[in-house]
């Protein structure tokens, strides 16, 4: 140059048009003399960007950046 895949919480990653989740970490409380483990509550999101379809888009289109990876 050309072809293909990924981009969703701090982090790993689920989620085929209809209220955005789980693990792990965090933060509170229980529990301990005290920390670990253990229960439980909770907080953390512009679903990569800006657009186009649609009554609606994290999901569909086409394009742009990033990082991967196959050919040359």
């Nucleotide at each position: 140059g050309g072809g293909a895949g990924u981009a969703u919480a701090g982090c790993u990653c689920a989620g085929u048009g209809g209220u955005a989740g789980a693990g792990u970490g965090c933060u509170u409380g229980c529990c301990u003399a005290g920390c670990a483990u253990g229960c439980a509550c909770g907080a953390a999101g512009u679903c990569c960007u800006g657009g186009g379809u649609u009554c609606a888009a994290a999901u569909c289109c086409a394009a742009g950046u990033a990082c991967c990876u196959c050919c040359a």
Transfer RNA from Loxodonta africana, 72 nucleotides, folded computationally. The prediction has a mean pLDDT of 83. Rfam family: tRNA. Its family is annotated with triplet codon-amino acid adaptor activity in the Gene Ontology.